[in-house]
Molecule: small-subunit ribosomal RNA
Organism: uncultured prokaryote
RNA sequence: GACGAACGCUGGAGGCGUGCUUAACACAUGCAAGUCGAACGGAAUCCAUGGAGUGCUUGCACUCCGGAAGAUUUAGUGGCGAACGGGUGAGUAACACGUGAGGAACCUACCUCGAAGUUUGGGAUAACUCAGGGAAACUUGAGCUAAUACCAGAUGCCCUCAAUGAAUCGAAUGGUUCUAUGAGGAAAGAUUUAUCGCUUCGAGAGGGCCUCGCGGCCUAUCAGCUUGUUGGUGAGGUAAUGGCUCACCAAGACUUCGACGGGUAGCUGGAUUGAGAGAUUGAUCAGCCACACUGGAACUGAGACACGGUCCAGACUCCUACGGGAGGCAGCAGUGGGGAAUAUUGCACAAUGGGCGAAAGCCUGAUGCAGCGACGCCUCGUGAGGGAUGAAGGCCUUAGGGUCGUAAACCUCUUUCAGUAGGGAAGAAAUUGACGGUACCUACAGAAGAAGCUCCGGCCAACUACGUGCCAGCAGCCGCGGUAACACGUAGGGAGCAAGCGUUGUCCGGAUUUAUUGGGCGUAAAGAGCUCGUAGGCGGUUCCGUAAGUCGGAUGUGAAAACUCAGGGCUCAACCCUGAGACGCCAUCUGAUACUGCGGUGACUAGAGUCCGGUAGAGGAACAUGGAAUUCCUGGUGUAGCGGUGGAAUGCGCAGAUAUCAGGAGGAACACCAAUGGCGAAGGCAGUGUUCUGGGCCGGUACUGACGCUGAGGAGCGAAAGCAUGGGGAGCAAACAGGAUUAGAUACCCUGGUAGUCCAUGCCGUAAACGUUGGGCACUAGGUGUGGGACCUUCUAACGGGUUCCGUGCCGUAGCUAACGCAUUAAGUGCCCCGCCUGGGGAGUACGGCCGCAAGGCUAAAACUCAAAGGAAUUGACGGGGGCCCGCACAAGCGGCGGAGCAUGUUGCUUAAUUCGAGGCAACGCGAAGAACCUUACCUGGGUUUGACAUGUAUCGAAAAGCCAUAGAGAUAUGGUGUCCUUCGGGGCGAUACACAGGUGGUGCAUGGCUGUCGUCAGCUCGUGUCGUGAGAUGUUGGGUUAAGUCCCGCAACGAGCGCAACCCUCGUCCUAUGUUGCCAGCACGUAAUGGUGGGGACUCGUAGGAGACUGCCGGGGUCAACUCGGAGGAAGGUGGGGAUGACGUCAAGUCAUCAUGCCCCUUAUGCCUAGGGCUGCAAACAUGCUACAAUGGUCGGUACAACGGGCAGCGACAUCGCGAGGUGGAGCGAAUCCCUUAAAGCCGAUCUCAGUUCGGAUUGGAGUCUGCAACUCGACUCCAUGAAGCUGGAGUUGCUAGUAAUCCCGGAUCAGCAACGCCGGGGUGAAUACGUUCCCGGGCCUUGUACACACCGCCCGUCACACCACGAAAGUUGCCAACACCCGAAGCACGUGGC
Repeated sequence: GACGAACGCUGGAGGCGUGCUUAACACAUGCAAGUCGAACGGAAUCCAUGGAGUGCUUGCACUCCGGAAGAUUUAGUGGCGAACGGGUGAGUAACACGUGAGGAACCUACCUCGAAGUUUGGGAUAACUCAGGGAAACUUGAGCUAAUACCAGAUGCCCUCAAUGAAUCGAAUGGUUCUAUGAGGAAAGAUUUAUCGCUUCGAGAGGGCCUCGCGGCCUAUCAGCUUGUUGGUGAGGUAAUGGCUCACCAAGACUUCGACGGGUAGCUGGAUUGAGAGAUUGAUCAGCCACACUGGAACUGAGACACGGUCCAGACUCCUACGGGAGGCAGCAGUGGGGAAUAUUGCACAAUGGGCGAAAGCCUGAUGCAGCGACGCCUCGUGAGGGAUGAAGGCCUUAGGGUCGUAAACCUCUUUCAGUAGGGAAGAAAUUGACGGUACCUACAGAAGAAGCUCCGGCCAACUACGUGCCAGCAGCCGCGGUAACACGUAGGGAGCAAGCGUUGUCCGGAUUUAUUGGGCGUAAAGAGCUCGUAGGCGGUUCCGUAAGUCGGAUGUGAAAACUCAGGGCUCAACCCUGAGACGCCAUCUGAUACUGCGGUGACUAGAGUCCGGUAGAGGAACAUGGAAUUCCUGGUGUAGCGGUGGAAUGCGCAGAUAUCAGGAGGAACACCAAUGGCGAAGGCAGUGUUCUGGGCCGGUACUGACGCUGAGGAGCGAAAGCAUGGGGAGCAAACAGGAUUAGAUACCCUGGUAGUCCAUGCCGUAAACGUUGGGCACUAGGUGUGGGACCUUCUAACGGGUUCCGUGCCGUAGCUAACGCAUUAAGUGCCCCGCCUGGGGAGUACGGCCGCAAGGCUAAAACUCAAAGGAAUUGACGGGGGCCCGCACAAGCGGCGGAGCAUGUUGCUUAAUUCGAGGCAACGCGAAGAACCUUACCUGGGUUUGACAUGUAUCGAAAAGCCAUAGAGAUAUGGUGUCCUUCGGGGCGAUACACAGGUGGUGCAUGGCUGUCGUCAGCUCGUGUCGUGAGAUGUUGGGUUAAGUCCCGCAACGAGCGCAACCCUCGUCCUAUGUUGCCAGCACGUAAUGGUGGGGACUCGUAGGAGACUGCCGGGGUCAACUCGGAGGAAGGUGGGGAUGACGUCAAGUCAUCAUGCCCCUUAUGCCUAGGGCUGCAAACAUGCUACAAUGGUCGGUACAACGGGCAGCGACAUCGCGAGGUGGAGCGAAUCCCUUAAAGCCGAUCUCAGUUCGGAUUGGAGUCUGCAACUCGACUCCAUGAAGCUGGAGUUGCUAGUAAUCCCGGAUCAGCAACGCCGGGGUGAAUACGUUCCCGGGCCUUGUACACACCGCCCGUCACACCACGAAAGUUGCCAACACCCGAAGCACGUGGC
């Protein structure tokens, strides 16, 4: 795009078309083929004159009988038609159809034309009458009668047959014409006054029959088929040819160019689609064929083997008196059934056409019309113009607004269609109109009666909200839905089409996805394992002929309709009419001859082959022969192990092994040479010799003269394994056994070991039989090896160099290729031939066939299932892959943790609650720099509702706040007291009401911000250029070097950015300036003593600013580089130490409970207030710490030296009291001034003496201190007493590389106090070790493999279990189809015979 469509929702009008695709299933009822009286005899009815009767009004009415001539109707005889028209597509793969020829092998009623005729007779028979049978259908007998019914005779223009002779024609059988003679053969009348008929012959037109060429389905898992079969002679039969039929004879006919069989199917003009070539299809319309309940058969006839005829058989239905009969809608309507599905039991012969008739006319479900169905195509309408307050309402919203939307309302118009009324055709030629009061015209009223469907994630035009929450659902493909769904459902809005819109089904297209036009086969599917060769296909140079292919012209044909174009008619269109074009083909005639073909006892030599001379070789077969080695046997020497492995064991060995020497036996394989080499068609071929034998290459150019290439079927060869028979058997070695390994180990390893491996003969016929690349010929840059020849060069020889032919490798240009790659040995450019492919799986499987002894091989599907499977390359990630490098990563060391007690955190358990978060590293002394109340978010109880807090509006108030008292656990309630400021507008405060507040409620997977981590690792990118079809690459890789993508060199790259480094802070040296609260060398004063005082700026120190370090200098190495090693000087040396500083990104990492925030949720509660409790609960487990286990120690006494900090609701000297925590009084200090503030380890002495202790301090009892409203749950500290575990800690694990570890104290934040042993800082004392990078962990760069890409915590295989689906098998059972043999056998036809 299309449709004979169907289904869903919806539906105004008209025109033209179209409508059982299924059950060729069964059919009730009506109709669909009759007509002619001008062929015939009857019959019936009507009727004139006539006869009879009745009534009486006496000439009328009625009744009956009869009936010439005539009229009408008609059962029967007869004629014509019924073979057309109408239906259907079952069968048919066929001369059925299409197309073109032929009939010298034929027929033809009615019609037209022409010629001639139309004569004489005869006997019957329907109807009818009578008598019968039968339920009916129907039928019997007797008798009468007519014809255009039937029969005989005459005539014969003429016809047929027999036959004589002649002419002429044809490609053939043979045809045509004339002709002596013989035989046979016709007829019908009717009505009327002119026709219609009848008979014979000839011709025509139209129709039919037969034959032939060509054309159009699938299947080879159908390869052979056929006996009237193929042909001949003769006969029969037919309109006619013919095995059409028969007798005899011959043995043929058809077939890989697909016979025979199976399946499917009416064929065509055409239709749909397509650019075309094609593909699909055969409704309506038209041509042909076939069929008529199923099967068979003939009759009549011009024509049938007959849809509405006959006979027989069968199935089915109906009637019946049970004896017997009737029927055939695939005609038009209609019914049942089947089905997703397909109409009225209509009107008319008015038109067109048909049958009969002289005609009038009759018949006609053909046909013309109408009805039903949006089934299709076409046309029209459902209003037009104005109208902004952008109304109401809906929806959305950033709350401003936006949108539906000029849409509506409203105003002004119009009336197509439909409706009502009036008029009213053409179709008809004189009459005759079903359609039909239809088309059409006019008038009237009123916007009045007339819009839906699908879609809105992409493809694909069109987006928002709500609901739902992997549910419900959607879906053509991709896919959507798990709480913010443009994808589900609804709504608003939008898009598309429109009386329709979607869905389903089918066909074509897109699909170059079967490729003729117009594809492929190295790796994606695809080259047969190889060769020979049949048919076939293709084929070198030249000449002559021919004209089959090819090309041109002409003629015929190619039905109409359809199609295209032009014109015309319905108002347009659909539709219809007229004309033209076209219909590639086919047939005939006539030309052309380039190419192909064909013919020629033609010619040629460049292809191919032969010959001669050389030459290399694991080419093949047979026979012979050699040495080394393994094993075995015999003997000697010799002694305890051998063997084997990662390590072992099984095994062998004192009965003498292994080792070693000598001799012997037997089988198999041939070291070195040896190669990237050689040979062969492939498989394959290797010691040496002999014999036989195939092929190649080179040179010569003597011979043949296209003898060639390929090759469906076919034949031969064909590794290993395997099979059969007979040999052989040393080594090796499936199976098997044992030992190991292992979770297991039917394996890998070891010890043994049988088939087999070997030989001969026969089979098998497959391999990753691979260059995964069929064969042949030709052409298209080179370079460099190597094997075999020939030639040239050099005076000669050997080298060397060059040319050429054949083979075998590597690299590479053009070109090709998806890329990888190939590239004169093509995967390039062409030609010829063969084989093969068409998504993955099922499956190279099943069935069938062929082969095989078997194993199995060759050929080769389908159901079902998936949306991929696959190739090449790219970037990552990963690897028990490789290379290089780094890090307290290992190693080397020091100290810990893991064991004990306690502290703190977590899990778990418990609980009314034990609030919440954090979860490997990167949660767990974490949020928390401080939970008794508060905090507090949790629980229980008591209260409260515009609220504890904010803003606004309206109204009201002085009842306000505060203080006191009472009740209560308190919140709160009640009572008393109390009464603000003002510019007079009001403000502050309070109450009431409404908007709203409030939420530590949910979602960190909706978010912002902040943070952790890889990681202070050295990386991460961009612009331009270049390369690549592209993803991408290059730069960023490489050689060095560095802490570093740090720097240097090189380079199709050149630059740049974020990171690194530096700039910042701090510590270390010096200088300058300055000098209080800091300092005190020199001067002076003073004290028991003290920078205490005057003074001073030297020093320390504070503050501020500078200097200094840059591989700068020297030397070695290095690419005259970067850099590195060593040294000098220097306070400091190679980033001097430390800090701050964290690239692109990863982890949906953490946090909605810091804060902010979208959405959701609560609103007399999930908000707020309040008392008490809880966060501190304890069988257990983990994490992080503290204190220890002691002598490098504990205890006691004496004594020395810091830094950082903090302080007014504070630090608190000093004095005094207390054993002590602390109390009392209290100077000074908002601090370089005063205080905290005695630093401790250390040092000097004393004591303890190895013990659960003078270690250790938990726990518990008692007594206190301090803070605080309050220490019960639940604080810290002090004193006395008590004195637990613990004697250095399993597997494992952690920190640290120098002022570091270890060890010792000090200060601070939070804070009323404190759980702090935590955290953040400060100083004191002060080590050991690093060979090195194999290994563990983490990381960086390069490279490699990959079937991974939520990326190895990946992917993925098989069994089993359960359920379901498809296919196969299955004891059987059932239906159908086909074939062969035989039996019975209806109707019918032919022949014979008998009767009439």